[in-house]
Context: one part of a larger RNA
Molecule: small-subunit ribosomal RNA, 3' major domain
Organism: metagenome
RNA sequence: UGACGGGGGCCCGCACAAGCGGUGGAGCAUGUGGUUUAAUUCGACGACGCGAAGAACCUUACCUGGGUUUGAACUGCGGCGGACAACUCCAGAGAUGGAGUUUCCCUUAGGGGCUGUCGUGGAGGUGCUGCAUGGCUGUCGUCAGCUCGUGUCGUGAGAUGUUGGGUUAAGUCCCGCAACGAGCGCAACCCCUCCCUUAGUUGCCAGCGGUUCGGCCGGGAACUCUAAGGGGACUGCCGGUGAUAAGCCGGAGGAAGGUGGGGAUGACGUCAAGUCAUCAUGGCCUUUAUGCCCAGGGCUACACACGUGCUACAAUGGGCGGCACAAAGGGUUGCGAUGCCGCGAGGUGGAGCCAAUCCCAAAAAGCCGCCCCCAGUUCGGAUUGCAGUCUGCAACUCGACUGCAUGAAGUUGGAAUCGCUAGUAAUCGUGGAUCAGCAGGCCACGGUGAAUACGUUCCCGGGCCUUGUACA
Numbered sequence: 001u002g003a004c005g006g007g008g009g010c011c012c013g014c015a016c017a018a019g020c021g022g023u024g025g026a027g028c029a030u031g032u033g034g035u036u037u038a039a040u041u042c043g044a045c046g047a048c049g050c051g052a053a054g055a056a057c058c059u060u061a062c063c064u065g066g067g068u069u070u071g072a073a074c075u076g077c078g079g080c081g082g083a084c085a086a087c088u089c090c091a092g093a094g095a096u097g098g099a100g101u102u103u104c105c106c107u108u109a110g111g112g113g114c115u116g117u118c119g120u121g122g123a124g125g126u127g128c129u130g131c132a133u134g135g136c137u138g139u140c141g142u143c144a145g146c147u148c149g150u151g152u153c154g155u156g157a158g159a160u161g162u163u164g165g166g167u168u169a170a171g172u173c174c175c176g177c178a179a180c181g182a183g184c185g186c187a188a189c190c191c192c193u194c195c196c197u198u199a200g201u202u203g204c205c206a207g208c209g210g211u212u213c214g215g216c217c218g219g220g221a222a223c224u225c226u227a228a229g230g231g232g233a234c235u236g237c238c239g240g241u242g243a244u245a246a247g248c249c250g251g252a253g254g255a256a257g258g259u260g261g262g263g264a265u266g267a268c269g270u271c272a273a274g275u276c277a278u279c280a281u282g283g284c285c286u287u288u289a290u291g292c293c294c295a296g297g298g299c300u301a302c303a304c305a306c307g308u309g310c311u312a313c314a315a316u317g318g319g320c321g322g323c324a325c326a327a328a329g330g331g332u333u334g335c336g337a338u339g340c341c342g343c344g345a346g347g348u349g350g351a352g353c354c355a356a357u358c359c360c361a362a363a364a365a366g367c368c369g370c371c372c373c374c375a376g377u378u379c380g381g382a383u384u385g386c387a388g389u390c391u392g393c394a395a396c397u398c399g400a401c402u403g404c405a406u407g408a409a410g411u412u413g414g415a416a417u418c419g420c421u422a423g424u425a426a427u428c429g430u431g432g433a434u435c436a437g438c439a440g441g442c443c444a445c446g447g448u449g450a451a452u453a454c455g456u457u458c459c460c461g462g463g464c465c466u467u468g469u470a471c472a
Base pairs, nucleotide, nucleotide: 001472002471003469004468005467007466008465009464010463011462012461013460015456016455019420020419021418022417023416026311027310028309029308030307031306032305033304034302035301042051043050062297063296064295065294066293067292068291074122075121076120077119078118079117080116081115082114085102086101087100088099089098090097091096104113105112106111124286125285127284128283129282133280134279135275136274137273138271140269145184146183147182148181149180150179151160152159153158164175165174166173190262191261192260194231195230196229197228198227199226200225204220205219208218209217210216234257237251238250239249240248241247313413317372318371319370320369321368322367323366329360330359331358334353335352339348340347341346379410384405385404386403387402388401389400390399426448427447428446429445430444431443432442
């Protein structure tokens, strides 16, 4: 100087408390451990719906078997040869092998381009080492800290500044002070919310006219909205308080008030943290194999254990009918309307749309009626049987969905444990990426919309000062 303390002081954070809803019990989904297996590829362990934003083949790295050795891709040199290639047939699980048909360009006429084969030098490796590395990432932590120049103090390590009195979300600001300044962080810069201007189609419709009644038509530029610019909030104003400071408390005006809400943004560093399997890369290993091609299988196994979720156990509910109200997205190998067929998944068909125009599209919870009457039920839907639909070369291992039948466990879950402070939790549906197909996961969107916070003694994590130390 740090680190640590079941030392002290001050102060924060859904850290506790107050409250709401869960997990832990059930069924199923998913990840992990374990076990099994020819293989159940690998990594991650403060991990575990994580890498994977989508394992039937492919992916795929694993296993079994069949093949191959200048090689699937790329490149240099030498020899020999020829278009490359496409299609058809045969053998084969295919890779591959064999047969047949069609088949070049430029040229200075030497040759060159492209390509096959043989030889040779490189190749190739998701093989090892993340404790050789770059890059990227997690974490403490959006925590308020981490440093430097000059000066001063100290023999020196170092101190000072950065401590102190206040204050703040903040090393934020004020005051003081042997310090005076500065840098990386904090804040500001982005989006949303209010208003104005500009603009008026594909969007809008107040007033006027027409109307098949639909902004549909004429028209309008007001309104909504869209998207570009600007305004607006700054403790600016008033009162109180405070050191006449920074600030704090109350009030006015205002769409919004004291960082208004949200996001992006992650200082010096810590964990030899993670990743050699995104990629790059040193070293090592391999080179008729640890490379490459192919078929099939596996990653989907199942006595069990754990994590994360979904659906429930019902009446604030379930079923049936009718009637409403979103936002944000996506769409041309695409979205696909009206119609017709089917109980349905879906099929047929193709209007329109490269989309403020057309489509996906129905929003759902909600509201109005009717049924159920507390029951393992008209709750719950697992499981299983049969029959189907769709995607795809192909749904046996191993897809999603539909119909009929079947109807399991489950009556609120022990010890323990998680999230959340407001348009939040809870609850309801919608869209998107990936993607042929497949979403209970992820990312985003809006609808309905709470309760509680006395307080900081205690648990956890953190900041500043101080104290002890046999630790570094």